[in-house]
């Protein structure tokens, strides 16, 4: 890069440096930013990998052991994250509205991350 699998309305700074643009790409929209943008540190947040406790079921070589699942619990390492639902539409479906426009809902694209594989 690719493919499989789970999440994705929670939650996280009145710090330092840094200087002007950010909110993934395209197109509309709405935002954030000199009361400081992106970037680096630091600090936090959260618990995918991990870590412990107890149920539960399955399997084996059965005083036990391994696996899968629920609950709870840690935060030493690997990452992630740390404006707004993935900031919000784009494709299909259904439902209201008398039509448009538009609104709710479901699915799906595309995307972001974790684990596992190739």
């Nucleotide at each position: 890069c690719u493919c499989u699998u789970a999440u994705c309305a929670a939650g996280a700074g009145u710090g330092a440096c840094g200087g002007a643009g950010g909110g993934a790409a395209u197109a509309g929209g709405c935002c954030c930013g000199a009361u400081g943008a992106a970037g680096u540190c630091c600090g936090g947040c959260a618990a995918c990998c991990u870590u412990a406790a107890c149920g539960c079921a399955a399997g084996a070589a059965u005083a036990u052991c391994u696996u899968g699942c629920a609950u709870u619990u840690a935060a030493a390492g690997g990452u992630g994250c740390u404006a707004a639902a993935u900031c919000c539409u784009a494709c299909a479906g259904a439902u209201c509205c008398a039509u448009u426009u538009g609104a709710u809902c479901u699915g799906g694209a595309a995307g972001a991350u974790a684990a596992g594989a190739g």